Formats: sequence, C1' cells, structure tokens
RNA sequence: ACGAAAGUUUCGGGAGAGGUCCCCCUGGGAUGGAGAUCCCCGAGUGGGCGCCGAAGGAGCAAUGGCGCUGCGUAGCACCGCGCGCGCGCUGCAAACUCUCAGGCAAAAGGACCGGAACUGGACA
Repeated sequence: ACGAAAGUUUCGGGAGAGGUCCCCCUGGGAUGGAGAUCCCCGAGUGGGCGCCGAAGGAGCAAUGGCGCUGCGUAGCACCGCGCGCGCGCUGCAAACUCUCAGGCAAAAGGACCGGAACUGGACA
C1' cells in the first nucleotide's frame, strides 16, 4: 500500500563577510614636441591588511567498551571475585568549534527546506 524511509533527476526558496589597498598589463580621456604626469574603466596574475562560515575538510560530550591488588565495600576468616568511586586509554554528533580549502557588489556557488517525476517497497 490512493505507497513510509532512502536514492536519482529537475524546479523553487536559501545567510554571512572589503564593490578593500598596492604592483604589473589592456583600453580610453586630459596636458605635452617627446619622455612622462594625472584621472577613469576593465580583466588576469602577484603581494598586503581586514573579515565570513552553510560546498568540502578537520576537532570533541555524556552513555558505552577495555585496563589498573588505586580507594571503599554486603557476603566469605583472608586473598580474590562482584559492586561503587577514581585514574588512564578507546570511542559515536551537530547548524557547536577550527578556518586548511572555499568565500567577502552582481553572477556562480551554497548546508538545509519544499514541489514534481522516476526508482524503491515499510516505516515515519
């Protein structure tokens, strides 16, 4: 079951932080005989300072597991076993944290949420 979860495709919604500064380069304008100077626009790369967290990545909490004749303890004469505490190791998370990557006008991207189709076939 007039189809749950999950998955694929597609459509929609979707935050934050500099339209930052400098060098080189292209185009344009002004002055000029030229060199050059100044201004504007744009892309790429490089460098600097400041920031963001929701691609991705990384870190860890209780519970739990293991160890320790470390402390305590009913029962047992004691050791020891069991139990409790303590210490050490391990160990599962996030929208928390980090800021590697990525990002800081628009565009693109974007965790997450929703609609539709298909797959799926019982959970939510």